């Protein structure tokens, strides 16, 4: 210098004028609600300025993804409370982190790259079921189409042996080499692969050399399934309070009218119902209770609501994710939805022209996108710029 | 804001637990019948299975990520 890898930051800048949302302070107006006095109980007079309205001034005011709503929580309500079983859904190498996770970190194994580094839905196919089209002789307890070998003879056929070779296919029942054989074959041997039980290392996944077994065990679990672990449902249009208005209207479904005692409205005993099932509890029912649907009314206000698994700096623990301690900061809170417009200066990418060239001149005028209860992640979109570390190649010393 | 269902030919829809060339009706083109048109009969064309990636020998179908569209929701008695 060229090419590449990883991690992080940024996401047009400055100023003037006008405007928007929210909050605080000052100020002006106002009694329906507040307080005081009077009263013939109908009201009348006064004080104050919180709710309300106007004016002035100050503070704050979108994002790294606010997005998709794909996961995990907080919060709230609903359901029959607890335990077990079942069903359904999800996750899936091991260890750690965390409020939790399908996220993150570290490690193992497998794959890619010369390397830095990157990628992996990565439990089980010797628990069972199922599928493997076409081609091919044969597709899963293997199987003789061609070939090879042996025997017989009607000399190109019959019977038998054979999975080394050919051919088909995504996949053909361990691979390479040697011995052996009629030809062959784990038939025998060496190495590699596979499996097994002990041993050593490691918390574990897993790794290692030796021994044993001649091989028995094809693929698919993002097909059913098995194993381990996790999970009740709905969602801030949840939910709580206040106010206004309307027909506590209609249809339909489920379960139900018990007995005894007396102190006469209670007690007891049976019965029925309520979860997918069981057990133990609990609740409801006695002409009412509960469910579903169709109707009727309203489109108001307040809370939930933004200070929190919060942000910044420093120190410490840890390989890291992360955690702890100390100091400091307050960082939208609207409710159909504010965060904008305009002017000036500067300006990145890109385009054009001039010049051998350094460079100069002109045009141009900034990506993706925008809170809606709140957090932790993932995924997706994104013009350009900056920083740090590392790898490969070339050149120079 | 939240929650669901769906996307296959010009239109409306099938396609079952993956399998060889993705079908049906209407529409369209051509031919026959008719003096001519319609109806009818016959033949034919037309598909990025919304887009991308993955699993698998093989994907419209199974899994993941995007894009688009339909539908539902509040409070009171």
């Nucleotide at each position: 210098g060229c090419g590449g890898a990883u991690g992080g930051c940024u996401g047009g800048a400055u100023g003037g004028c006008c405007g928007c949302g929210u909050u605080c302070g000052c100020u002006c107006a106002u009694a329906g609600c507040u307080c005081c006095g009077c009263u013939u109980c109908g009201g009348c007079g006064g004080a104050u300025a919180g709710c309300u309205g106007g004016g002035c001034g100050g503070g704050c005011g979108a994002g790294g993804a606010a997005a998709g709503u794909c996961c995990g929580g907080a919060c709230u309500c609903c359901a029959u409370g607890a335990a077990g079983c079942g069903a359904c859904g999800g996750u899936g190498c091991c260890g750690g982190g965390u409020a939790a996770c399908g996220c993150c970190c570290g490690g193992g194994c497998g794959g890619g790259g010369c390397a830095a580094c990157c990628c992996g839905a990565c439990g089980g196919a010797a628990a069972g079921c199922g599928c493997c089209a076409c081609a091919g002789a044969g597709a899963a307890c293997a199987a003789a189409c061609c070939g090879c070998c042996c025997u017989g003879c009607u000399u190109g056929c019959a019977g038998g042996g054979u999975a080394a070779g050919g051919g088909u296919g995504a996949a053909a029942c361990g691979g390479u080499g040697g011995g052996g054989u009629a030809a062959g074959a784990g038939c025998c041997c060496a190495c590699c692969g596979c499996g097994g039980g002990a041993c050593g290392g490691g918390c574990a996944a897993c790794c290692g050399a030796a021994c044993c077994g001649g091989c028995a065990c094809g693929g698919c679990a993002a097909g059913c399934c098995c194993c381990a672990c996790c999970g009740g449902g709905a969602g801030c249009a949840a939910c709580g309070c206040c106010g206004a208005a309307u027909a506590g209207g209609g249809a339909u479904c489920g379960c139900g009218c018990g007995c005894c005692g007396c102190u006469u409205g209670c007690g007891g005993c049976a019965g029925g119902g309520g979860a997918g099932c069981u057990u133990c509890g609990c609740c409801c029912c006695g002409a009412g209770c509960g469910g579903u649907c169709c109707g009727g009314g309203u489109u108001g206000g307040c809370g939930g609501c933004u200070a929190g698994a919060u942000c910044c700096u420093g120190c410490g623990a840890g390989c890291a994710a992360u955690c702890g301690c100390a100091g400091g900061g307050c960082c939208a809170g609207a409710g159909g939805a504010a965060u904008g417009g305009u002017c000036a200066u500067c300006g990145a990418a890109g385009g054009g022209g001039g010049g051998c060239g350094a460079c100069c001149c002109c045009c141009g005028g900034a990506a993706c996108a925008a809170a809606a209860u709140c957090c932790g992640g993932c995924u997706u979109a994104c013009a350009g710029g900056c920083c740090a570390u590392c790898c490969g190649c070339g050149c120079a010393a | 804001g939240g929650c669901u269902a769906g996307g296959u030919a010009g239109c409306u829809c099938a396609g079952c637990u993956g399998g060889u060339u993705a079908g049906a009706g209407c529409a369209c083109a051509c031919g026959a019948c008719u003096c001519a048109u319609a109806a009818u009969c016959g033949u034919g064309g037309g598909g990025u299975c919304g887009g991308g990636g993955g699993u698998u020998c093989a994907a419209g179908u199974c899994c993941c990520c995007c894009c688009c569209u339909c539908g539902c929701c509040a409070c009171c008695a």